[in-house]
Context: one part of a larger RNA
RNA sequence: AUGAACGUUGGCGGCGUGGAUUAGGCAUGCAAGUCGAGCGGGCCGAUGUAGCAAUACAGCGGCAAGCGGCGUAAGGGAGAGUAACGCGUGGAUAUUUACCCUCGGAUCCGGGAUAGCAGCGGGAAACUGCCGGUAAUACCGGAUAAUGUCUUCGGACCAAAGGUGUGAUUCCGUCUGAGGAGAAUUCCGCGUCCUAUUAGCUUGUUGGUGGGGUAAUGGCCUACCAAGGCAAUGAUGGGUAGCGGGUGUGAGAGCAUGACCCGUCUCACUGGGACUGAGACACUGCCCAGACACCUACGGGUGGCUGCAGUCGAGAAUCUUCGGCAAUGGGCGCAAGCCUGACCGAGCGACGCCGCGUGCGGGAUGAAGGCCUUCGGGUUGUAAACCGCUGUCAGAGGGGAACAAAGGCAUGAGGGUUCUCUCUCAUGUUUGAGUUAUCCUCAGAGGAAGUCCGGGCUAAGUUCGUGCCAGCAGCCGCGGUAAGACGAACCGGACAAACGUUAUUC
Numbered sequence: 001a002u003g004a005a006c007g008u009u010g011g012c013g014g015c016g017u018g019g020a021u022u023a024g025g026c027a028u029g030c031a032a033g034u035c036g037a038g039c040g041g042g043c044c045g046a047u048g049u050a051g052c053a054a055u056a057c058a059g060c061g062g063c064a065a066g067c068g069g070c071g072u073a074a075g076g077g078a079g080a081g082u083a084a085c086g087c088g089u090g091g092a093u094a095u096u097u098a099c100c101c102u103c104g105g106a107u108c109c110g111g112g113a114u115a116g117c118a119g120c121g122g123g124a125a126a127c128u129g130c131c132g133g134u135a136a137u138a139c140c141g142g143a144u145a146a147u148g149u150c151u152u153c154g155g156a157c158c159a160a161a162g163g164u165g166u167g168a169u170u171c172c173g174u175c176u177g178a179g180g181a182g183a184a185u186u187c188c189g190c191g192u193c194c195u196a197u198u199a200g201c202u203u204g205u206u207g208g209u210g211g212g213g214u215a216a217u218g219g220c221c222u223a224c225c226a227a228g229g230c231a232a233u234g235a236u237g238g239g240u241a242g243c244g245g246g247u248g249u250g251a252g253a254g255c256a257u258g259a260c261c262c263g264u265c266u267c268a269c270u271g272g273g274a275c276u277g278a279g280a281c282a283c284u285g286c287c288c289a290g291a292c293a294c295c296u297a298c299g300g301g302u303g304g305c306u307g308c309a310g311u312c313g314a315g316a317a318u319c320u321u322c323g324g325c326a327a328u329g330g331g332c333g334c335a336a337g338c339c340u341g342a343c344c345g346a347g348c349g350a351c352g353c354c355g356c357g358u359g360c361g362g363g364a365u366g367a368a369g370g371c372c373u374u375c376g377g378g379u380u381g382u383a384a385a386c387c388g389c390u391g392u393c394a395g396a397g398g399g400g401a402a403c404a405a406a407g408g409c410a411u412g413a414g415g416g417u418u419c420u421c422u423c424u425c426a427u428g429u430u431u432g433a434g435u436u437a438u439c440c441u442c443a444g445a446g447g448a449a450g451u452c453c454g455g456g457c458u459a460a461g462u463u464c465g466u467g468c469c470a471g472c473a474g475c476c477g478c479g480g481u482a483a484g485a486c487g488a489a490c491c492g493g494a495c496a497a498a499c500g501u502u503a504u505u506c
Stems, first nucleotide, its partner, number of pairs: 001504002004502005011356006017349002024312003028309003033070003038067002042063004047058004077267003086192007095184003100180008108142004117132001119130004148157003162172002193239003200230003205227008242264004246257004269290005292303004320346001322345003328342001329340004359389004369380004393447001395442005403434001407430010450495005455476003461490005471478002
């Protein structure tokens, strides 16, 4: 010094921190949705019109399955694997980039389907078949074509979608090109544990040419050719391990370490694979195989907490199946808003650090009791009693900031040529999970001290018991009848809401 554990004890608060072992198995709930201002249809509500009514139609508001878009590659968890361009540091070039920012150009004409829906079925379920018909910012064709791509420099080729609204070149989108920002991929120099009781290793292996593949370089892959490449400056093999910023210690050099927080890599029941997409070979997507578990009508299906809580197991050992989106941030949306176990808070644990308290002043018949005694007394000890005072913390009641700023909505004024958009200002209004900081009142010393040690090292000693027994012990060593070392009592010492022990590092 510690992510500690154990023993005894335990008043309060603040800030931190808490599954280190079985990357063992998991019941249950939640952890990724959102958009009706992309689309058609459905249901519900009130209103209006027609009607005696049933009902029909119109616009408005709400709900939500489906198609479609964006997101789900982030955020969150873990350290199994990995001794490697994995990480750290410094460089390099042959690359990609959705959303965002800046600048330029464009947004024309058409088409055929399909879910939802309706009808008829199959199945225990999961789910699924046939037929009919419908929409789009879904899909496809044509036109246009450079500042784009290819080029033999002649030329060839490539796009789009609308929505809102009384009203769109103007707002929100769509397509294309250039630049930026941020992000990602690739390569190289140097650095990066132990082992020689591991000495040879390698055939896509090392290099070249042609081709393929990729966003892109490259044996990355393939055909042919050459026979190379690495190694005692430790190849190959074996063991161990994520790496760094940092952290602990130390005067430093160094040694040890990599919890929390930050960056990065890797993994997601085990192994393999691709699809979609700007981005994955994808923790809560898909397919196959395996182990395990569950449902079953035995035909067949379902699942993956190394997310947050929680449970069992193993273990010396590690928490609540809590509240809220008020703040910060993220996704979607024009917005209102919705979602968010990220996050913000509360709960539990003296696990750590820090702070506070457990009273203060007076008080000698130096009381009683205890212990010792040379029996005179000494000591515990101003300690207590008793008198006076205070009110921290805890308890009860009440008041009460800050975290809230923006943003939204409404109205008004002014500016931006035009505007539904936007900027500035003013007024009004709206948003707190967290029993919060702090203040006032009440009562009353009341509710709040232990642990280890006392032979030397090492601060602090006497009596009794025991008798090499019982026991102590970090080392030296104590104990066999006067034990300052065992056990108890009294007294003392150290630290103190802690004190000791064990483990580990310097």
The part of an RNA shown here (small-subunit ribosomal RNA, 5' domain) has 506 nucleotides and comes from an uncultured prokaryote. Its mean pLDDT, the model's own confidence on a scale to 100, is 83. Its Rfam family is "Bacterial small subunit ribosomal RNA".